Record summary: This is a predicted structure of a 477-nucleotide part of an RNA (small-subunit ribosomal RNA, 3' major domain) from an uncultured prokaryote. Its mean pLDDT, the model's own confidence on a scale to 100, is 85. It matches the Rfam family "Bacterial small subunit ribosomal RNA". The full RNA is in RNAcentral, with records from ENA.

[in-house]
Context: one part of a larger RNA
RNA sequence: UGACGGGGGCCCGCACAAGCGGUGGAGCAUGUGGUUUAAUUCGAAGCAACGCGAAGAACCUUACCAGGUCUUGACAUCCAGAGAACUUACGAGAGAUCGUUUGGUGCCUUCGGGAACUCUGAGACAGGUGCUGCAUGGCUGUCGUCAGCUCGUGUCGUGAGAUGUUGGGUUAAGUCCCGUAACGAGCGCAACCCUUAUCCUUAGUUGCCAGCACGUAAUGGUGGGGACUCUAAGGAGACUGCCGGUGACAAACCGGAGGAAGGAGAGGACGACGUCAAGUCAUCAUGGCCCUUACGGCCUGGGCUACACACGUGCUACAAUGGCAGGUACAGAGGGCAGCGAAGGGGCGACCUGGAGCGAAUCUUUAAAAGCCUGUCGUAGUCCGGAUUGGAGUCUGCAACUCGACUCCAUGAAGUCGGAAUCGCUAGUAAUCGCGAAUCAGCAUGUCGCGGUGAAUACGUUCCCGGGCCUUGUACA
Numbered sequence: 001u002g003a004c005g006g007g008g009g010c011c012c013g014c015a016c017a018a019g020c021g022g023u024g025g026a027g028c029a030u031g032u033g034g035u036u037u038a039a040u041u042c043g044a045a046g047c048a049a050c051g052c053g054a055a056g057a058a059c060c061u062u063a064c065c066a067g068g069u070c071u072u073g074a075c076a077u078c079c080a081g082a083g084a085a086c087u088u089a090c091g092a093g094a095g096a097u098c099g100u101u102u103g104g105u106g107c108c109u110u111c112g113g114g115a116a117c118u119c120u121g122a123g124a125c126a127g128g129u130g131c132u133g134c135a136u137g138g139c140u141g142u143c144g145u146c147a148g149c150u151c152g153u154g155u156c157g158u159g160a161g162a163u164g165u166u167g168g169g170u171u172a173a174g175u176c177c178c179g180u181a182a183c184g185a186g187c188g189c190a191a192c193c194c195u196u197a198u199c200c201u202u203a204g205u206u207g208c209c210a211g212c213a214c215g216u217a218a219u220g221g222u223g224g225g226g227a228c229u230c231u232a233a234g235g236a237g238a239c240u241g242c243c244g245g246u247g248a249c250a251a252a253c254c255g256g257a258g259g260a261a262g263g264a265g266a267g268g269a270c271g272a273c274g275u276c277a278a279g280u281c282a283u284c285a286u287g288g289c290c291c292u293u294a295c296g297g298c299c300u301g302g303g304c305u306a307c308a309c310a311c312g313u314g315c316u317a318c319a320a321u322g323g324c325a326g327g328u329a330c331a332g333a334g335g336g337c338a339g340c341g342a343a344g345g346g347g348c349g350a351c352c353u354g355g356a357g358c359g360a361a362u363c364u365u366u367a368a369a370a371g372c373c374u375g376u377c378g379u380a381g382u383c384c385g386g387a388u389u390g391g392a393g394u395c396u397g398c399a400a401c402u403c404g405a406c407u408c409c410a411u412g413a414a415g416u417c418g419g420a421a422u423c424g425c426u427a428g429u430a431a432u433c434g435c436g437a438a439u440c441a442g443c444a445u446g447u448c449g450c451g452g453u454g455a456a457u458a459c460g461u462u463c464c465c466g467g468g469c470c471u472u473g474u475a476c477a
Stems, first nucleotide, its partner, number of pairs: 001477002003474003007471007015461002019425005026316008034307002042053002064302007073125001077124002079121005086103001089100004107114002127291002130289003136285002138280003141276001143274001148187006154163003167178003193268004198236007208225002212223003239262001242256005318418001322377007334365003339358002344353003384415001389410007431453007
């Protein structure tokens, strides 16, 4: 100087408390461990691994296994020889591949040849998701959006170092004020950026429709209009600016006015010096080591989907604030041409047919659902719950056996609110309800977004956890 303390003081955080809803029990989905296996590819490991890499394993992917095959190689550069490139058909084979065969003679040219491309041959080399993240770059997680981390000069100390950065207040903040052997400065904080909440101006189509007309079974459908909504560009607005009080005449805090919004209005992007030899050699790059007729390449099939079990994360429930049936209302944000696909028709349905319109404020996806209004069920393993299984189908795709999703009929399991323990959340939040997108031929209960309905509670800081500042002790560095 740090680190640590079941030392002290001050302070903060959904840290506790106060509340609301869960997990832990059930079934299923998914990840992991374990076990099994020819293989169940690899990585991730307390918080910070475990719906994680994977924004989507039937083939492909694929890195694994079995078998069949290739050896200058699937890919790059160089050399020599041959042939334009390319293409048709047949045979063998699981295919990779092998054999035969048809058409084709292009472009530039100094007529020597050359540029693409293909085949053969030789070697330099290619290739490796092989090892080392404890050799590395880059990127990332975490402490933590915590308020800290430092420097120059000066001063003090023999020196390590200290001071500044401590102190009194204050703040979300090393934020600001005051004091002060310190005076300044840098990286962080804040602000500048984006979204959202109010208003104004400009603009008015594909959006809108108040007033005036026309028309329809109905609809901004038509003329028209820019008022309104909205769209999207520019501005205004919030600054403790004003008033009162407290305070040290400060910084600031408390209350009030006005205001759409008030003291950081709300949310996002943004992550200091560093810590964990944290994670990643399997995104990529890369040192070293290793393989080179194989640890490289191609193909078919299998596996990554196994299953006495254990754990994590979720979904659906156990019902009446509910289930079922009928009627009826209101979003936002996205996507769309090898695409979204309307009306109409068929099917109980998945879906099929159809093909209008739309590269989209125009068309379409598009039914929003919870909600509201009726009826029914009457506490029952039920008109709850839907697992499992049998049968019949639909769709995608060369192909759904291993191993897809969905539909219909039948079946109707566990489950009556969950032990010890444990998680999230402070407001348009939790809870609850549906919608969309990426990936994607097909395949979400996951992920990322979007809106609808919309709470309860916070006395307080003694305690648990994590953190900041000062101080104290130390057989620690």